[in-house]
Context: one part of a larger RNA
RNA sequence: UUGGGCGUAAAGGGCACGCAGGCUGUUUGCCAAGUCAGGUGUGAAAUCCCCAGGCUUAACCUGGGAACUGCGCUUGAAACUGGCAGACUAGAGUACGGGAGAGGGAAGCGGAAUUCCGAGUGUAGAGGUGAAAUUCGUAGAUACUCGGAGGAACACCAGUGGCGAAGGCGGCUUCCUGGACCGAUACUGACGCUGAGGUGCGAAAGCGUGGGGAGCAAACAGGAUUAGAUACCCUGGUAGUCCACGCCGUAAACGAUGAGUGCUAGGUGUCGCGGGUAUUGACCCCUGCGGUUCCGGAGCUAACGCAUUAAGCACUCCGCCUGGGGAGUACGGCCGCAAGGUUAAAACUC
Repeated sequence: UUGGGCGUAAAGGGCACGCAGGCUGUUUGCCAAGUCAGGUGUGAAAUCCCCAGGCUUAACCUGGGAACUGCGCUUGAAACUGGCAGACUAGAGUACGGGAGAGGGAAGCGGAAUUCCGAGUGUAGAGGUGAAAUUCGUAGAUACUCGGAGGAACACCAGUGGCGAAGGCGGCUUCCUGGACCGAUACUGACGCUGAGGUGCGAAAGCGUGGGGAGCAAACAGGAUUAGAUACCCUGGUAGUCCACGCCGUAAACGAUGAGUGCUAGGUGUCGCGGGUAUUGACCCCUGCGGUUCCGGAGCUAACGCAUUAAGCACUCCGCCUGGGGAGUACGGCCGCAAGGUUAAAACUC
C1' cells in the first nucleotide's frame, strides 16, 4: 500500500519479438451492456440521526419519523464507453525510384609488425631499471641482410563521423542477408501502441569436446623494492586470449534517463537524402525531411543541471522503489556439467 516517486538521494527490466490483458484516429446509422433519469419492490428488528415521551436527572428505556448511500424489476434518454453494420484517410503499412552505412553470416586474399627457424656479415656484449639483478650471449648473442614458418590484430584513412534493438561492429574482394532514410505518385483502410507470463538475442570472464597457440598474460617461479612486500617495477611463464560446436546469462549491460504518440523560442556544427537559387561545374546562399553534437529561452529541478534527442506540458501501457545493516544472503522452487544464476525472506540490531 490512500499516495508520492524512479538522471545523481531507494527505484527503468541488459535488449528485442510477441500470446493474453490494458489502451486506441475521423464519421453515419442501429442496439442499449456500462452510464444517467423517473416509477416500483425490497433493503428484518435493534443500532446511528431527528422529534416527542418514561424512570428526580443521566446512562438507559418507549413511541414516531428520517435514513439504510445497496440490489431487483420496469419505463425512458443516447452525449460518452461498449457492441453490430457502413463510410473515410491525417495513424500504420504495401508497391515504385534513389543514394548512405565498421548492420549480420560465409568464403577467399593482402601488407606492416612481433616471435621462432635456416643462411650470411660481424664481435663482446645485449637486455632491463629510479638504480640494479634475475635473464640471454664466445656452443657466437644484441645489431644488419636474405630466405622460410606460424598465429593474432588490421597503422594512416578516422571524425563529439557512420551502422545496429541492445550487447556491439573497423584491412581488401566476392556471395548470401536484415534494417533505416529520402522522393513522387498509386494502393490497403485503424490493419495501431504497450506488453504480465513466454521466446529469442546478449561484452568480458568461466565451463565441456576437439583443434590452434605468434604476441600478451591470471596462477606460478625467480630478481628487485621494503621493517615486511603473498603487491606496485623487472626476467620468465601456464591456463586463457584465437577457431568450430555446445553451455553459462552476468556487468558502472550507463544517457546510471523504459516504450509509444502529440504539443511547447532560438542559435550552431556535422552525417544521409531532396527542393530552390547560382554556376561550365564543384562550392556558397535559402529551404524540407531523417540522424547526431554543443550552447541556450520559457518551463521544470533539492541543487547540479535538463531544455524539440526534455529531466518541459499531457495521455497510454509495462517494469521498479517504500529507513540503514543483516542481504541480493538463508531456506525452498526453477535453471546450470560446474562455477553459479534467478526468484527471495526473517530473527536480531541501529
Model confidence (mean pLDDT): 87 of 100. This is a predicted structure of a 350-nucleotide part of an RNA (small-subunit ribosomal RNA, central domain) from an uncultured prokaryote.